[in-house]
Molecule: Lysine riboswitch aptamer
Organism: uncultured Spirochaetaceae bacterium
This record gives sequence, C1' cells and structure tokens, in this order.
RNA sequence: GUUCAUGAUAGAGGAGCGGUUUCAAAGAGUAGCUGCCUGUUUUCAGGAAAUGACGGGCAUCAAAAGGGGAAACCGCCGAGGGGCCUAAGUCCUGCCUGAGGAUGAAGGCGUCCGGGCUGUAGGACAAUAUCCUGCAGACUGUCGCAGAAAUGCGGAGAGCUAUCGUACAC
Repeated sequence: GUUCAUGAUAGAGGAGCGGUUUCAAAGAGUAGCUGCCUGUUUUCAGGAAAUGACGGGCAUCAAAAGGGGAAACCGCCGAGGGGCCUAAGUCCUGCCUGAGGAUGAAGGCGUCCGGGCUGUAGGACAAUAUCCUGCAGACUGUCGCAGAAAUGCGGAGAGCUAUCGUACAC
C1' cells in the first nucleotide's frame, strides 16, 4: 500500500417514511335521551325481570370514535408497512354471568417488502375517500456483469457511499 473480514461515525434515494397539534369536511340528521303508539316474551348454557326487559313506527332534541384532507412542528432513511406468536382493552350474540366470535394497544421473532406511481383482484371500512395484501406495467435509486458508448441483463436494504480503527494474508 492492497484484497477480504469486522467495528464505529457520517450520509444518499424523493410527488421518501412515520408521529403530534390545530382547522374544516364527511361520519349524520346516524347512534342515543325524552314523549306517544305498537309488537314479542325470547338461548349455546345458567339466571333475572311483567309498573320489567327487548324490538318497531312517529316527533322534538341531538353526538362521538376510528379513517382520510390541509397547515405547522417533530423524529427519521428497515424510515416504515405486512406476517406469525403472545395479548390489555373494546364490540357482537335482547339484559346479567359464563362460553363463542370479531377487532386490537403494547411486547417478541432480523419471517416478507429498496422506493413511490398506475391498473387489476380480494379484504377492512358508513364510504366510491383511504388503508392492507397478491399480480402486472412503466419509472426511479443502488450494486454487479456485458459493452467504445448508447444501453441491456441480473441481485437485494443483513444493501450502498465516504471516513477512521482492528485482525489475518500478500
């Protein structure tokens, strides 16, 4: 000095990722309270109740959560989003208790995805918004191979670039 391995620090990709607060829309004239009229007597199991409980119609009053948008601020580049395990809480099965189902904060697993966009299929949701997953397409960043070049092909973030250090070898 170089190759490889390894550790630390600092960075890059772009309608990049996520969080908090505020504002408006939608949610919705919906749920629900109250008043009037009216119906039923309930099951997966055990109970309670008839001046009860539950359901329906009309009328007055009348929300909220989750999700998305805009702005500002904050944290970042496996940012983050899925999947699996575990699981607080919440919701549904007329009410209560069990049982069952749905959803799901937080935690764990280096299990999948470089990134956004468009289309399509399915799912979630009040929703055509939006999100998630699969597939396809072009685009984009990065590295490798081929090439004089244009460019083509391929890989994955446990990657790539830069600097410094350590060990082995030459």